[in-house]
Context: one part of a larger RNA
RNA sequence: GAAUGAACGCUGGUGGCAGACCUAACACAUGCAAGUCGAACGCAAUUUUGUUUACAAGAUUGAGUGGCGGACGGGUGAGUAACGCGUGGGAACGUGUCUGAUAGUAAGGAAUAGCUACGGGAAACUGUGGGUAAUACCUUAUGGACCCUAAGGGGUAAAGAUUUAUCGCUAUCAGGGCGGCCCGCGUCGGAUUAGCUUGUUGGUAAGGUAACGGCUUACCAAGGCAAAGAUCCGUAGCUGGUUUGAGAGAAUGAACAGUCACACUGGAAUUGAGAUACGGUCCAGACUCCUACGGGAGGCAGCAGUGAGGAAUAUUGGACAAUGGGCGCAAGCCUGAUCCAGUCAUGCCACGUGAGUGAAGAAGGCCUUAGGGUUGUAAAGCUCUUUCAAUGGGGAGGAAGAUGACAUUACCCAUAUAAGAAGUCCCGGCUAACUCCGUGCCAGCAGCCGCGGUAAUACGGAGGGGGCUAGCGUUAUUC
Numbered sequence: 001g002a003a004u005g006a007a008c009g010c011u012g013g014u015g016g017c018a019g020a021c022c023u024a025a026c027a028c029a030u031g032c033a034a035g036u037c038g039a040a041c042g043c044a045a046u047u048u049u050g051u052u053u054a055c056a057a058g059a060u061u062g063a064g065u066g067g068c069g070g071a072c073g074g075g076u077g078a079g080u081a082a083c084g085c086g087u088g089g090g091a092a093c094g095u096g097u098c099u100g101a102u103a104g105u106a107a108g109g110a111a112u113a114g115c116u117a118c119g120g121g122a123a124a125c126u127g128u129g130g131g132u133a134a135u136a137c138c139u140u141a142u143g144g145a146c147c148c149u150a151a152g153g154g155g156u157a158a159a160g161a162u163u164u165a166u167c168g169c170u171a172u173c174a175g176g177g178c179g180g181c182c183c184g185c186g187u188c189g190g191a192u193u194a195g196c197u198u199g200u201u202g203g204u205a206a207g208g209u210a211a212c213g214g215c216u217u218a219c220c221a222a223g224g225c226a227a228a229g230a231u232c233c234g235u236a237g238c239u240g241g242u243u244u245g246a247g248a249g250a251a252u253g254a255a256c257a258g259u260c261a262c263a264c265u266g267g268a269a270u271u272g273a274g275a276u277a278c279g280g281u282c283c284a285g286a287c288u289c290c291u292a293c294g295g296g297a298g299g300c301a302g303c304a305g306u307g308a309g310g311a312a313u314a315u316u317g318g319a320c321a322a323u324g325g326g327c328g329c330a331a332g333c334c335u336g337a338u339c340c341a342g343u344c345a346u347g348c349c350a351c352g353u354g355a356g357u358g359a360a361g362a363a364g365g366c367c368u369u370a371g372g373g374u375u376g377u378a379a380a381g382c383u384c385u386u387u388c389a390a391u392g393g394g395g396a397g398g399a400a401g402a403u404g405a406c407a408u409u410a411c412c413c414a415u416a417u418a419a420g421a422a423g424u425c426c427c428g429g430c431u432a433a434c435u436c437c438g439u440g441c442c443a444g445c446a447g448c449c450g451c452g453g454u455a456a457u458a459c460g461g462a463g464g465g466g467g468c469u470a471g472c473g474u475u476a477u478u479c
Base pairs, nucleotide, nucleotide: 001479002478003477004476006475007474008473009472010471013351014350015349016348017347018346019344020343021309026307027306028305030304031303032302035068036067037066040065041064043062044061045060046059047058048057049056050055075262076261077260084187085186086185087184088183089182090181093179094178095177098175099174100173101172102171103170104169105168106140107139108138109137115130116129117128118127119126120125146155147154148153160167161166188234189233190232195225196224197223200222201221202220203219204218205217206216207215237259238258239257240256241252242251243250244249264285265284266283267282268281287298288297289296290295315341317340318339319338323337324335325334326333327332354384355383356382357381364375365374366373367372388420390415391414392413393412394411398406423468424467425466426465427464428449429448430447434463435462436461437460438459444451445450
C1' cells in the first nucleotide's frame, strides 16, 4: 500500500447492488417449513332435485384403505488426511418418472381398515367378536419377448377408471439423464512417532451383492506395507475460486457453484427404483416435559424467534404474482425452496449538503514588535437554481387469454423554500500541516526514534493549518 463475513470510538443526509452467529455440532417456549389424488375404493354426516314413503340422481365435508411424493428442495461443517475431493481413465452393474419400439391386458378367489358391538387405559394408545370395497392381496390360464438348461425341457405378468376423448396396467428391448464400483496422478505438519499388519497378503471352493472384490466363511500357503516416511500423534471437509503480488509464490475456502459427510449421542434394520432415511421405525444412553406412579412424549446443524456464550451478526413480516418442485386428466392444493419487504454505513458504487456576486477587508475570535496580521470572499447583503429529501397528481414493465406479494413500485409532471442534510483524524522526524496559554519527569503521549524536571511546534485547551470525507480513526488478521 491492498484486502476483510470484521469489531470498537466519534459522527451520520439519500439511493442502487450485495452481505449479515467466524464463538457453544450449546439448550430450545411458540408458530410455520410435505403433501396431494374422488378420473383407484367402500363408507359416514350435511344438503339439493325428482312424485309422498321406499328409492334414484347429484353437491359439499370428514376420517380410512390404496397410489405417487416424503431419498428432492433447505441447513450445518462435527467427523474425515480418505479413492473423501480434484483430474484423467476403466469394467463386472442398477435405474421410479421421461422418450422410442414390440407384444399383451384372460378366468377366478379369500381377506382387511374404516364402520359396528363389547371392553382395557389417567393419557399415549390398544384388545376381541361381526360385517364391507378396491388400481390393496392371492391363485389359475397364456407366453411374442425374457430367464435357467444336461438342449429333452422348465420358470415368470397384468388393473382398471372415465365426460368415450383418453388416462392407466404387464412383459421385453433400446435411449436419455442419474447413480453404485475400480484404477493412475495430485492433496497439511511432526522422526523428541521406526517398525506396522492375522481377514492381515495371495490362492481354491462356497455364500452374499444390482455389480467386481477377504465383502463374508472354510481350507491351503506366508505373505503384504515401510526412511521415495509405513504405523502413530496433531490439525483440517475438498474443489471451482478468493485476497495479495510485476510474476513466481504465499495465505485462504464467508457469499455464489460442484461434491462429500452429518441430523440430540451410539447402534440396527424395514419400506422402496432410490435411504441404512433432518421434520420415518426399533434398541440403548444423556437431557427436557407430562403422569392417576402403572406408564408415556420430544429432538430448530429448516424459516423466524428465545436463553446462553461472545468484541460481534437481522423480522416470531408478505405472497405463491414470477421461477422451480410434489400430487392431480384438469380446475387446483401444498411449497419459510423462491420472489419480495423489514433491521444494520457491514462493504462496493453513485448523488447531495448549494451556485454567482460581494472589501466597509464589518463584528467577534486568535496572535502581535500594539503599527498591524490572520480567520477571510469566509459571513452579512444582492441575484439565481431546486438535484436529493418533502407534499400532491399521473403511471410502465415484471403477465403468453386471466392472474402482481413487491406497491404510496421504477419513472414522469406540478408545488414551496437555501430551505431538511459534515464529520473525523492529524500538525517533533519518518509524514502533508505552527503559534499562544496551562502543566512542570506531575498529569500525560507514544507505530519506531522518543517527548514532559518553568519559555514543551511531541502532554491538555484554544486559534490557525493539513489529510480523507458520509465517513474518519483504532484494534485484529492475510499478502
The part of an RNA shown here (small-subunit ribosomal RNA, 5' domain) has 479 nucleotides and comes from Schmidtea lugubris. Model confidence (mean pLDDT): 85 of 100. The source organism's lineage runs through Eukaryota, Lophotrochozoa, Platyhelminthes, Rhabditophora and Schmidtea. Rfam family: Bacterial small subunit ribosomal RNA.